[in-house]
RNA sequence: UGCUCAUCCAGAGGGGUGGAGGGACCGGCCCUGCGAAGCCCCGGCAACCAUCUCGGUUCAAGACUCGUAAUCUGACGAGGUCAGCCGAGACAGGUGCCAAUUCCGGUCUGUGACCAGGGUGGUCGCAGACGAAGAUGAGGG
Numbered sequence: 001u002g003c004u005c006a007u008c009c010a011g012a013g014g015g016g017u018g019g020a021g022g023g024a025c026c027g028g029c030c031c032u033g034c035g036a037a038g039c040c041c042c043g044g045c046a047a048c049c050a051u052c053u054c055g056g057u058u059c060a061a062g063a064c065u066c067g068u069a070a071u072c073u074g075a076c077g078a079g080g081u082c083a084g085c086c087g088a089g090a091c092a093g094g095u096g097c098c099a100a101u102u103c104c105g106g107u108c109u110g111u112g113a114c115c116a117g118g119g120u121g122g123u124c125g126c127a128g129a130c131g132a133a134g135a136u137g138a139g140g141g
Stems, first nucleotide, its partner, number of pairs: 003139006013042005021031003025106004043098003048094002051090007062082002064079005102133001107129009
């Protein structure tokens, strides 16, 4: 860098440094010299992964145990132990995050108002949809 899956209306900021931008992109709308980004320190939120505990669950497949018949390392049957899967909890090791719902919209469907007007239009909204794009985590290449 691209792929797959899950989540994105909850939550959580102070100080120092720095000195003009920031909110991915585009449009809007915001934040910002009452100090943006970046960097450093301290603090916090959350619980994706890891770890641990408890409960449940299948026996098709994996491991294990037992049995049967056998004897070329396997077959068949049973158990329901482990793993797996589901749920709950603990912790805070690996990430992540700490203005505004991912700030709102962007695609599609339906619909309202207005503008323009020879046909297909434009502007501003509203409702719905696992839409696009993006972010984060996990996995694998």

SAM riboswitch aptamer (S box leader) from Streptosporangium subroseum, 141 nucleotides, folded computationally. It matches the Rfam family "SAM riboswitch aptamer (S box leader)". Rfam links the family to the GO term regulation of gene expression. Rfam describes the family as follows. The SAM riboswitch is found upstream of a number of genes which code for proteins involved in methionine or cysteine biosynthesis in Gram-positive bacteria. The SAM riboswitch acts at the level of transcription termination control. The predicted structure consists of a complex stem-loop region followed by a single stem loop terminator region. An alternative and mutually exclusive form involves bases in the 3' segment of helix 1 with those in the 5' region of helix 5 to form a structure termed the anti-terminator form. The sequence was found by an Rfam model in a public genome assembly. NCBI's taxonomy places the organism under Bacteria, Actinomycetes, Streptosporangiales, Streptosporangiaceae, Streptosporangium. Of the family's consensus pairs, 94% are formed in the model. Its mean pLDDT, the model's own confidence on a scale to 100, is 79.